The RNA shown here (SAM riboswitch aptamer (S box leader)) has 111 nucleotides.

RNA sequence: AGCUCAUCAAGAGUGGCUGAGGGAAUAGGCCCUGUGAAGCCCGGCAACCCGUAAUGCGAACGCAAAAGCGAAGGUGCUAAAUCCUACUUGUUAAAUCAAGGCAGAUGAGGA
Numbered sequence: 001a002g003c004u005c006a007u008c009a010a011g012a013g014u015g016g017c018u019g020a021g022g023g024a025a026u027a028g029g030c031c032c033u034g035u036g037a038a039g040c041c042c043g044g045c046a047a048c049c050c051g052u053a054a055u056g057c058g059a060a061c062g063c064a065a066a067a068g069c070g071a072a073g074g075u076g077c078u079a080a081a082u083c084c085u086a087c088u089u090g091u092u093a094a095a096u097c098a099a100g101g102c103a104g105a106u107g108a109g110g111a
Base pairs, nucleotide, nucleotide: 003109004108005107006106007105008104013042015041016040017039021032022031023030026086027085028084029083043078044077045076048074049073050070051069052068055064056063057062082103087100088099089098090097
């Protein structure tokens, strides 16, 4: 890289360094940005892994583990719904709205 599962409308900065782009890719749109983009550091958010644990199994050592709570550690995230649309179905005056799909992101797992 590819596969499986779960989640993706919540939340998070008056900080430091730096200095021109950025919002994944293609197209279209719409935005952010010298009142400082991206990146790095610090801070923060969240709770996937994780910790705890009712309880269950077990002769025992132990093993598994709901809800709730937590946040030491591993990731992640920290403008806008994954910024919106693209394909299908239904619907609408309408890219109007709804559901699903594709693609993508993140985590965990297995080979």